[in-house]
A computed fold for a 99-nucleotide RNA from Sphaerisporangium rufum, annotated as Glycine riboswitch aptamer. It matches the Rfam family "Glycine riboswitch aptamer". Gene Ontology term of the family: glycine biosynthetic process.
């Protein structure tokens, strides 16, 4: 130099859903339904590439590697605060004393 970690800044989506516990009552919270997001984490796999069958093929048929902000929606999340948070940007340069 770079890559990780650290710190400090920014940083989106989807319900003020309904029943039940709980409480004097709301409210947080637990649970269960139904609808919903996608940006912690995770799934799959296209190009094209190996490797195997066939006497032999650029064919075929099988298997293996193969990447995302795309897929899926397992995890997690869905009213304001709040919290998570992918991905981004910054973390310099001068002076004094000290060792």
């Nucleotide at each position: 130099g770079u890559g990780a970690u650290c710190u400090c800044u920014g940083g989106a989506a989807a319900g003020c859903a309904g029943g039940c516990c709980g409480c004097g009552c709301c409210a947080u919270g637990g649970u269960c339904u139904c609808g919903c997001c996608g940006a912690a984490g995770g799934u799959g796999a296209a190009a094209g590439u190996c490797c195997g069958g066939u006497a032999a093929a650029u064919a075929c048929c099988g298997g293996g590697c193969g990447a995302a902000a795309c897929u899926c929606u397992c995890a997690g999340g869905c009213a304001c605060c709040g919290a998570u948070g992918a991905c981004a940007g910054a973390g310099g340069g001068g002076g004094a004393g000290g060792a």